[in-house]
Context: one part of a larger RNA
RNA sequence: GGAUGAACGCUAGAGGCAUGCGUAACACAUGCAAGUCGGAUGGGAAGUGGUGUUUCCAGUGGCGGACGGGUGAGUAACGUGUAAGAACCUACCCUUAGGAGGGGAACAACAACGAGAAACAGUUGCUAAUAACCCAUAGGCUGAGGAGCAAAUGGAGGAAUCCGCUUGAGGAGAGGCUCGCGUCUGAUUAGUAAGUUGGUGAGGCAAUAUAUUACCAAGGCGAUGAUCAGUAGCUAGUCGAAGAGGAUGAUCAGCCACGCUGGGACUGAGAUAUGGCCCAGACUCCUAUGGAAGGCAGCAGUGGGGAAUUUUACACAAUGGGAGAAUGCCUGACGGAGCAAUGUCGCGUGGAGGUAGAAGGCCCGCAGGUCAUGAAUUUCUUUUCUCAAAGAAGAAGCAAUGACGGUAUUUGAGGAAUAAGCAUCGGCUAACUCUAUGCUAGUAGCCGCGAUAAGACAAAGGAUGCAAACAUUAUCU
Numbered sequence: 001g002g003a004u005g006a007a008c009g010c011u012a013g014a015g016g017c018a019u020g021c022g023u024a025a026c027a028c029a030u031g032c033a034a035g036u037c038g039g040a041u042g043g044g045a046a047g048u049g050g051u052g053u054u055u056c057c058a059g060u061g062g063c064g065g066a067c068g069g070g071u072g073a074g075u076a077a078c079g080u081g082u083a084a085g086a087a088c089c090u091a092c093c094c095u096u097a098g099g100a101g102g103g104g105a106a107c108a109a110c111a112a113c114g115a116g117a118a119a120c121a122g123u124u125g126c127u128a129a130u131a132a133c134c135c136a137u138a139g140g141c142u143g144a145g146g147a148g149c150a151a152a153u154g155g156a157g158g159a160a161u162c163c164g165c166u167u168g169a170g171g172a173g174a175g176g177c178u179c180g181c182g183u184c185u186g187a188u189u190a191g192u193a194a195g196u197u198g199g200u201g202a203g204g205c206a207a208u209a210u211a212u213u214a215c216c217a218a219g220g221c222g223a224u225g226a227u228c229a230g231u232a233g234c235u236a237g238u239c240g241a242a243g244a245g246g247a248u249g250a251u252c253a254g255c256c257a258c259g260c261u262g263g264g265a266c267u268g269a270g271a272u273a274u275g276g277c278c279c280a281g282a283c284u285c286c287u288a289u290g291g292a293a294g295g296c297a298g299c300a301g302u303g304g305g306g307a308a309u310u311u312u313a314c315a316c317a318a319u320g321g322g323a324g325a326a327u328g329c330c331u332g333a334c335g336g337a338g339c340a341a342u343g344u345c346g347c348g349u350g351g352a353g354g355u356a357g358a359a360g361g362c363c364c365g366c367a368g369g370u371c372a373u374g375a376a377u378u379u380c381u382u383u384u385c386u387c388a389a390a391g392a393a394g395a396a397g398c399a400a401u402g403a404c405g406g407u408a409u410u411u412g413a414g415g416a417a418u419a420a421g422c423a424u425c426g427g428c429u430a431a432c433u434c435u436a437u438g439c440u441a442g443u444a445g446c447c448g449c450g451a452u453a454a455g456a457c458a459a460a461g462g463a464u465g466c467a468a469a470c471a472u473u474a475u476c477u
Stems, first nucleotide, its partner, number of pairs: 001477004006473002009470001013347001015345004019340002021305001026303003030300003035063003040060002043057004070258003079183004084178002088175001090173001093171007101135003110125004154163003184230003191221002196218007233255003237248003260281005283294002286291001311337001314335001319333001320331003350380004360371004385414006394404001421466005426447003432461002435458001442449002
C1' cells in the first nucleotide's frame, strides 16, 4: 500500500447492488416452517329439497414427510479433491413386450358398555376399498430336475377414451462399494496392531469385503514418520503478491457430518429419519402423586454470553417443490419489503461574473500582509428536494391472474432552495505562526518532545490530506 462477515470514536444528504451471532452445537415463551388426494373407500355433518346436485370432515387407504431449509460440534480419514474401477440397488419419469381369471375372510370409522385427572386405552357387535390373504396363470430365477413367486375391470366419462394396477427388458437421473495420488503441527510421541494380516469352511449383505463366525498359518504397518497427542469440516474459490511462495474457507456452489446427550431398530425404493418411534440420561414443564409432555444448529423472536450482527412484518404474483385427472391446496424454499454507512459503485451539497481588495478575525518590522472572489451583490440552472399529474415491464400468445407498489420511470410547477465533516501540520510525511504552560499539564507508530522565547503539549488563526465519510484498534499479505 491492499484487504475484512469487522468493532470503536466523531460526523452524516439521497440512491443502486450486495452483506448482516465470527462468541454459548447455551437455554428457549409465542406464532408459523409438510402436506395432499372424495376421480381409492365405508360413513358423518351442513345446505338444498320433488328428483338431481353442491360443500366440508374424523377414520381406512395411497403418495410425500430420506427433498427443501439450518449448523460446523465431531472428523486428520469410513471425509474431501482428482483420476480410475467392479461385485450392486434404484419409488416417481421415458421407451418397449406381455398380463389383469376365480374366491372367501377381516379391521378402523360407527354403535353399545366403560377404565383414567390427563395423555390415552379396553370389551362386545356391524362394515367398504386401489387395505390384507388364498387358488389359477406367466415371463423371469436355477448347471439340470424339481420346487417356489404377480395383479386393482379398479376409478372417471353419455361415449370415444383417460388415469391407475402387475411382470419382464432397456434408458435417464440418483445412490452404495473398492482403489492410486494429494490433503495441518509435534520425535520433549518409536515402535505399533490381536479380527490384527492372509487362507479354508459356514452364515450374511442390494453388492464386494474378516463386515460376522469356527479352524489353520504368523503375517500386517513403521524414520518416505506408523502409533499417540494437539488442532481442524474438505473443495471450487477469496485476500494478497511481479511471480514463486503465503494466508484463508463468511455470503454463493459441490461433497461430508450433525439434529438436547448416548444407544437402537421399525417402516420404506431410499433413513438408522431435525418438526417419526423405542430405551437410558441431563434439563424444562403438567399432575388428582398413580403417571404424562417437550427438543428453534427451520423463519421471526426472547434471555444469556459478547467489542459485535436485523422484523414475533407481506405474498404464493414469479421460479422451484409435494400430493392431485384437474380447478384449486400446502410451501418462513423462494420472491420482495423493513432495520444497519457493514461493504461497494455512481450522484449531490450549486454554475458564471464580482475589489471600495468592505466589516471582522489572525499576524505584523505598524508600512502592511492574510483568511479572500471567499462573502455581500448580479445573473443562470434544478441533479437532488417539495407538491401535482401520468404510470410500467416482470404474466408464461383467448381472457383472467402482481406481494413488491401507485414502486421504478416520465411530465409539469416552485425556489439556491434541503445537504460537510474527520484527521493531520518536528523528521519519516503533504501542510506554520502566535498565545498560554514551564520535566508541570500532557504527547507518542519509531526517533523523541516539554527545564521561561516549545513549528512536537493545550487553545487560536492559517495550511495540508481524504471526503458522506474520516481517524483509531484488531487480523492477513
Model confidence (mean pLDDT): 84 of 100. Small-subunit ribosomal RNA, 5' domain from Allium cepa, 477 nucleotides, folded computationally. The full RNA is in RNAcentral, with records from SILVA.